[in-house]
A computed fold for a 183-nucleotide RNA from Paratissierella segnis, annotated as Lysine riboswitch aptamer. The source organism's lineage runs through Bacteria, Tissierellia, Tissierellales, Tissierellaceae and Paratissierella. RNAcentral holds the sequence, with entries from Rfam. Its Rfam family is "Lysine riboswitch aptamer". Rfam links the family to the GO term lysine biosynthetic process.
RNA sequence: GGGUGAGGUAGAGGCGCGAUUUCUAUUAGUAGUUAUAGUGAGGCCGGAAGCCGUUGAAUUAUAGCAAAAGGAGCCAUCGCCGAAGUAGCAGAUACCAAAAUCUGCUGCUGGGACUAUAUUUAAAAGGUAUAGGACUGUCAUCAUAGUAUUAGCUCGGUACUUUGAUGUUGUGCUAUCUCACAA
Numbered sequence: 001g002g003g004u005g006a007g008g009u010a011g012a013g014g015c016g017c018g019a020u021u022u023c024u025a026u027u028a029g030u031a032g033u034u035a036u037a038g039u040g041a042g043g044c045c046g047g048a049a050g051c052c053g054u055u056g057a058a059u060u061a062u063a064g065c066a067a068a069a070g071g072a073g074c075c076a077u078c079g080c081c082g083a084a085g086u087a088g089c090a091g092a093u094a095c096c097a098a099a100a101u102c103u104g105c106u107g108c109u110g111g112g113a114c115u116a117u118a119u120u121u122a123a124a125a126g127g128u129a130u131a132g133g134a135c136u137g138u139c140a141u142c143a144u145a146g147u148a149u150u151a152g153c154u155c156g157g158u159a160c161u162u163u164g165a166u167g168u169u170g171u172g173c174u175a176u177c178u179c180a181c182a183a
Stems, first nucleotide, its partner, number of pairs: 003181009014081001016080005023073002032065007042052003046096002084109010110136002114132007137169001139167005145161006
């Protein structure tokens, strides 16, 4: 000065990831509710419990009033680059189960977009999963051109950059610090 292993710190990819508030559209003239006229025993997500109901359940028609949650979009703010998502298992919340939320472990996915199928949803929006062919980031190999360096020149070597091709993928990559090891 290089090498291997372990640990730490800071960064890069780009319509990059996630969260939150206001606003907007959609949900929807829907749910619900009021009035009138019918009809006549059920209704409250599945079960249990409980409650409401002939002083009219569920439901039909007309008229009036009329939402919300979830998801989505723009701006802004915050946290970040396994950001995050997803599958399985375990635990907690809730009377049981389902759904949902949170935590932990293991596995998979580098990234965004497009298309198709399935699923979710009010939805041809969006989300998720699988597949497809392109694009793109990192690293590696080969080739071309250039720059620097190796006492001067040429050849060759080394490092970096441009372009092209091929291959892999995040527990990765770049830079840097500490410790240990080998020569």